[in-house]
A computed fold for a 349-nucleotide part of an RNA from an uncultured Gammaproteobacteria bacterium, annotated as small-subunit ribosomal RNA, central domain. Its Rfam family is "Bacterial small subunit ribosomal RNA". The full RNA is in RNAcentral, with records from Greengenes.

Context: one part of a larger RNA
C1' cells in the first nucleotide's frame, strides 16, 4: 500500500460557519479528454513458457514459436464520467399566511427567603452533634412583632415538556434580534452535500483591571473524632461565586454514537401545527416536524441497537493500529500566568 475498523475492546475533532479539494438531480443535442474496439509501428538479445534438435542421459547448448499485459500514431463507437449548449422541477432557496418556544442581547420591575442594622415585647439560655465542645448570650441573645438596608437566586407552574449548532437557557414587563415548524400558492432553476487549512462560539475553575459582596465557601483558624486525622462531623472564615470589559480554550464538552441523503414491519405515549369525519367532545382517523418507551427483519463478541439504527447503501471529513514510558520530553505556535495545542524516542513487559 491493499485490507480492517471507530456506542462499551485502540479510535467521531466540544460545536458550528466556510476556503481549497472531493462528490453531486432530470431531459435533449454536440464533442470525444477519460472509456471501448480494430489496424500499423515499436516493445533488443538472453531468460521464463510451448515445441523440435545436439552432447550415452541430465544439467548444459541450440532452432522455431508464443509472450512481452506497455507506449505512440491512426480509424471507429458514443452507453457512462468530464466538457459545451438549450431546457426542466422532484434537491436547495425566496416570497406570502399562521401558531409554538427557559433561543440570544439590553433596560426596567416584583414577591418569598437568608443575613445585617434600628425599635418594641420578653428572659436565660441559644446553637450544634452519634454524643459533645469551640462559638453566641444578662453590655439582654435565641424566640416574636414592626421598620430599614443590601446582595444573590427565582418555589409552585414543571412535564423522558420546550428552545438552541454545541456550551447552554427557567420570576414578570418592554425594546432589539436569530432559528425551526405548519399550510397553500407563486417565483429562482441544481444555486447542492461535505469540508484539509482557516475563522467564530465554547460549562466550571483560573487570570488581569475596576466595582460588588447577602448566602455559600477552596485556603486558613479553632472544636471534636482517632493510635494518628494535614480528612469525613461542628463553629468561624478569605479568595471565589455576582457585575462590566479583556484573557484562558479545557471537561465523563456523553447519545462515550461526525455531517448530509435515500431505502427498510409494527404498537403505545407526548410536544407544535395541519386535514378529514361524525355520536360535537376530556371524541376518533390521517398527516408533517420534534421528543420518548417497546419491538419485526437485519446487525452485534455480547450487552444491546432497531425509521431519532449500532439495519441496507452512497458522498465527504476526522480518527485508530499491543500495555507502560506519555498525552510526557524536545522544538514550533498560542497565553500575562496557570497552562493549552502539535507530538516522539530510548528503555521495558
Nucleotide at each position: 500500500c491493499u485490507g480492517g475498523g471507530c456506542g462499551u475492546a485502540a479510535a467521531g475533532c466540544g460545536c458550528a460557519c466556510g476556503u481549497a479539494g472531493g462528490u453531486g438531480g432530470a431531459g435533449c443535442a454536440g464533442c470525444a479528454a477519460g472509456u471501448u474496439g480494430g489496424a500499423u509501428g515499436u516493445g533488443a538479445a538472453a531468460g521464463c513458457c510451448c515445441u523440435g534438435g545436439g552432447c550415452u542421459u541430465a544439467a548444459c547448448c541450440u532452432g522455431g514459436g508464443a509472450a512481452c499485459u506497455g507506449c505512440a500514431u491512426u480509424c471507429a463507437a458514443a452507453a457512462c464520467u468530464a466538457c459545451c449548449g438549450c431546457u426542466c422541477u422532484a434537491g436547495a432557496g425566496u416570497a406570502c399566511a399562521g401558531g409554538a418556544g427557559a433561543g440570544g442581547g439590553a433596560a426596567g420591575u416584583g414577591g418569598a427567603a437568608u443575613u445585617u442594622c434600628c425599635g418594641g415585647u420578653g428572659u436565660a439560655g441559644c446553637g450544634g452533634u452519634g454524643a459533645a465542645a469551640u462559638g453566641c448570650g444578662u453590655a439582654g441573645a435565641u424566640a416574636u412583632c414592626g421598620g430599614a438596608a443590601g446582595g444573590a437566586a427565582c418555589a409552585u407552574c414543571a412535564g423522558u415538556g420546550g428552545c438552541g449548532a454545541a456550551g447552554g437557557c427557567g420570576a414578570c414587563u418592554u425594546c432589539c434580534u436569530g432559528g425551526a415548524c405548519u399550510g397553500a400558492u407563486a417565483c429562482u432553476g441544481a444555486c447542492a452535500c461535505u469540508g484539509a487549512g482557516g475563522u467564530g462560539c465554547g460549562a466550571a475553575a483560573g487570570c488581569g483591571u475596576g466595582g460588588g459582596g447577602a448566602g455559600c465557601a477552596a485556603a486558613c483558624a479553632g472544636g471534636a473524632u482517632u493510635a494518628g486525622a494535614u480528612a469525613c462531623c461542628c463553629u468561624g472564615g478569605u479568595a471565589g461565586u455576582c457585575c462590566a470589559c479583556g484573557c484562558c480554550g479545557u471537561a465523563a464538552a456523553c447519545u462515550a454514537u461526525g455531517a448530509c441523503a435515500a431505502c427498510u414491519a409494527g404498537a403505545c405515549g407526548u410536544u407544535a401545527g395541519g386535514u378529514c369525519g361524525c355520536a360535537u367532545g376530556a371524541c376518533g382517523a390521517c398527516u408533517u416536524a420534534g421528543u420518548g418507551u417497546c419491538g419485526a427483519a437485519g446487525c452485534u463478541a455480547a450487552c444491546g441497537c432497531g425509521a431519532u439504527a449500532a439495519g441496507u447503501u452512497g458522498u465527504c471529513c476526522g480518527c485508530c493500529u499491543g500495555g507502560g514510558g506519555a498525552g510526557u520530553a524536545c522544538g514550533g505556535c498560542c497565553g500575562c500566568a496557570a497552562g493549552g495545542u502539535u507530538a516522539a524516542a530510548a528503555c521495558u513487559c